RNAcentral holds the sequence, with entries from ENA. A computed fold for a 73-nucleotide RNA from a bacterium, annotated as transfer RNA. Model confidence (mean pLDDT): 81 of 100.

RNA sequence: CGCGGGGUAGCUCAGUUGGCAGAGCAAGGGGCUCAUAACCCUCCAGUCGCAGGUUCGAGUCCUGCCCCCGCUA
Numbered sequence: 001c002g003c004g005g006g007g008u009a010g011c012u013c014a015g016u017u018g019g020c021a022g023a024g025c026a027a028g029g030g031g032c033u034c035a036u037a038a039c040c041c042u043c044c045a046g047u048c049g050c051a052g053g054u055u056c057g058a059g060u061c062c063u064g065c066c067c068c069c070g071c072u073a
Stems, first nucleotide, its partner, number of pairs: 002071006010025004019056001028042004049065005
């Protein structure tokens, strides 16, 4: 240089044929307990890597770029 995979909440990851951005864990608050853990209830949390394009509508399609992992020369 070329090819493939990936980037979505603090972490691990879903997200179908383009049509409401989600789960688990963690953190905060409350309950339970003499107390802690566990458990139960509740709640917060997003520039969907960046910038454009297409579209009535983009996490999803297209283009360029950045970063990570792997393969190849």